[in-house]
RNA sequence: UUUGUUUCAAGGCCAAAGCUUCUUCAUGAAGCGCGGGGGAACCAUUUGUAGGGGUGAAGCCAAGUCCGCUUGGUAGGGUGAUUACUUUUUGACCCGAAUCCGUCAGCUAACCUCGUAGGCCACUAAAAAGGGAGGA
Numbered sequence: 001u002u003u004g005u006u007u008c009a010a011g012g013c014c015a016a017a018g019c020u021u022c023u024u025c026a027u028g029a030a031g032c033g034c035g036g037g038g039g040a041a042c043c044a045u046u047u048g049u050a051g052g053g054g055u056g057a058a059g060c061c062a063a064g065u066c067c068g069c070u071u072g073g074u075a076g077g078g079u080g081a082u083u084a085c086u087u088u089u090u091g092a093c094c095c096g097a098a099u100c101c102g103u104c105a106g107c108u109a110a111c112c113u114c115g116u117a118g119g120c121c122a123c124u125a126a127a128a129a130g131g132g133a134g135g136a
Base pairs, nucleotide, nucleotide: 011121012120013119014118018032019031020030021029022028023026033116034115035114036113037112038111043106051104052101053100054099055098059074060073061072062071063070064069076095077094078093079092085130086129087128088127089126090125
């Protein structure tokens, strides 16, 4: 000097998954914020074992198949921390999973109920609009 790994602090990203308080200091409890499910009337619905439904961007098409899955494409989703933020567009890159309920759920006011995890990080550049804040 370079590269890799680990730890700590700060910061940032996906996601609802953040903040505060208390205590018996525990993957504890409560509150606020954010998010999900159930649940009338009205409206809608002809579906019901080939079950049906929920969370999520993750639904669909094609080929192959040892029938377990594999590959490719696409709807859709995300982003690189000097654009302060939000939104839109172009382009680059990445994802395009998994899982839960248990025969049962359309919408749905009141009402009831649940969650507040996990994973990752120096890995792209431009154009435009909007509102706000600060300075002169």